Transfer RNA from a Minisyncoccales bacterium, 73 nucleotides, folded computationally. Rfam family: tRNA. The family's RNA type in Rfam is transfer RNA. RNAcentral holds the sequence, with entries from ENA.
[in-house]
RNA sequence: GCCGGGAUAGCUCAAUUGGUAGAGCAAUGGUUUCGUAAAUCAGAGGUUGAGAGUUCGAGCCUCUCUCCCGGCU
Numbered sequence: 001g002c003c004g005g006g007a008u009a010g011c012u013c014a015a016u017u018g019g020u021a022g023a024g025c026a027a028u029g030g031u032u033u034c035g036u037a038a039a040u041c042a043g044a045g046g047u048u049g050a051g052a053g054u055u056c057g058a059g060c061c062u063c064u065c066u067c068c069c070g071g072c073u
């Protein structure tokens, strides 16, 4: 230099033809206990790496850039 994959909640990951952004764990609060843990219930937590474009509508399609992983020379 070229090719491929990846970046989404604090962490690990979904979102299958473009149509309301979700789960588990963690954290927080409640119940339970003399108390803690465990168990159980609940709500919260997001500029989907950055910028632009297409579209009525983009996590998803197009372009540029940044970072990570792998391959080729």
Stems, first nucleotide, its partner, number of pairs: 001072007010025004019056001028042004049065005
Background:
The coordinates come from a structure-prediction model, not an experiment, and the mean pLDDT is 82.